[in-house]
Context: one part of a larger RNA
RNA sequence: AACGAACGCUGGCGGCAGGCUUAACACAUGCAAGUCGAACGCCCCGCAAGGGGAGUGGCGCACGGGUGAGUAACGCGUGGGAACCUGUCCUGUGGUAUGGGAUACCUUCGGGAAACUGGAGUUAAUACCGUAUAUCUCCUUAGGGAGAAAGAUUUAUCGCCAUGGGGUGGGCCCGCGUCCGAUUAGCUAGUUGGUGGGGUAAAGGCCUACCAAGGCUACGAUCGGUAGCUGGUCUGAGAGGAUGAUCAGCCACACUGGGACUGAGACACGGCCCAGACUCCUACGGGAGGCAGCAGUGGGGAAUAUUGGACAAUGGGCGCAAGCCUGAUCCAGCCAUGCCGCGUGAGUGAUGAAGGCCUUCGGGUUGUAAAGCUCUUUCAGGUGCGACGAUGAUGACGGUAGCACCAGAAGAAGCCCCGGCUAACUUCGUGCCAGCAGCCGCGGUAAUACGAAGGGGGCGAGCGUUGUUC
Repeated sequence: AACGAACGCUGGCGGCAGGCUUAACACAUGCAAGUCGAACGCCCCGCAAGGGGAGUGGCGCACGGGUGAGUAACGCGUGGGAACCUGUCCUGUGGUAUGGGAUACCUUCGGGAAACUGGAGUUAAUACCGUAUAUCUCCUUAGGGAGAAAGAUUUAUCGCCAUGGGGUGGGCCCGCGUCCGAUUAGCUAGUUGGUGGGGUAAAGGCCUACCAAGGCUACGAUCGGUAGCUGGUCUGAGAGGAUGAUCAGCCACACUGGGACUGAGACACGGCCCAGACUCCUACGGGAGGCAGCAGUGGGGAAUAUUGGACAAUGGGCGCAAGCCUGAUCCAGCCAUGCCGCGUGAGUGAUGAAGGCCUUCGGGUUGUAAAGCUCUUUCAGGUGCGACGAUGAUGACGGUAGCACCAGAAGAAGCCCCGGCUAACUUCGUGCCAGCAGCCGCGGUAAUACGAAGGGGGCGAGCGUUGUUC
């Protein structure tokens, strides 16, 4: 000098920021991802217009938000590379022909305590499956072979299929850099390389069969410990050291372990399956759950906030749109946790009042300090007006900020220290006791070092102490 701090004493206002560093401990409750009737049939209300509902279908749920457990690694940082994918978006070319069988919802009959679920019947689609066509694309033994489509509507459009280019995003590989320990010296069999095959969007021992015997290591392999990495942050003249809260980029994780499905994209926080631990319901047959989302609870801890408001703005999802959803976000609440600003009055006032303290008893000091007199009204308070943020409508914040007026010095000062280092001294009490202390050291009867008082010094809505870093 600094801090995501804590503790003690004290505490007026505002702005801006920050707020579980510990148990990646367990979680009651609510909310955090829906949307589309301009894809589809059906049910309900209604005279109709229209509205509502569950379901099929589409898009989204892979974003946004949280956490740092794991990871010493191509994880991250930086610079390169070739063997790849990319929904939505932009741009170009061509097309959108003709058929079919189902199924949810619904009706009905059941099973079950529930979660849920079985049989039969009926129906639609932009759901599913054929046939045709192929500018084109893919495969090819270069002869040939394979591959599409979906319609809706208010007639303005919105879509659908094939394919080229772009953009964006991502997967993969490599050089260099990236903590401590040698009281860890050898490690390695898919191990290192090749060939054939498989697999992937894609190169590759990624996987497999066979063949060879390689590969790494004192320039520290292997093993053990610790740790998310970076931009940055703190300190420092710098070099460096320490650190990685908030904000931003990347990575990893989502009760623990494993697995795949769907999809352009996941091996998926609020999806699925299996196993495990835990909790809950049960009619004992069987089921349900996952806050490291926002609040909140218990626990741990020196210690860290409201079960708040709004989608008004910014952004995201869906939708032609109106709009709906959004604990992202914007705001408000709590906390001197930090930084910054302001105030707690100003001028005058000597009989140097009273009181306190000291005294050599003369006086000195507190001290212009107070009182008194003359003023002012920041902030807080009261009354009224009242925004920008939204250039038309729409404002949670908010009757907030701000402005005008009103009253009255009125409502607003503490904390630490005074032996030296180190700015600041006397009296009383105590008597190696009680105590102080960062170091040196004070205290055993005149203690400037303990306790109190008076006085003084420092900082000031803070001041000290403790912890940690430089």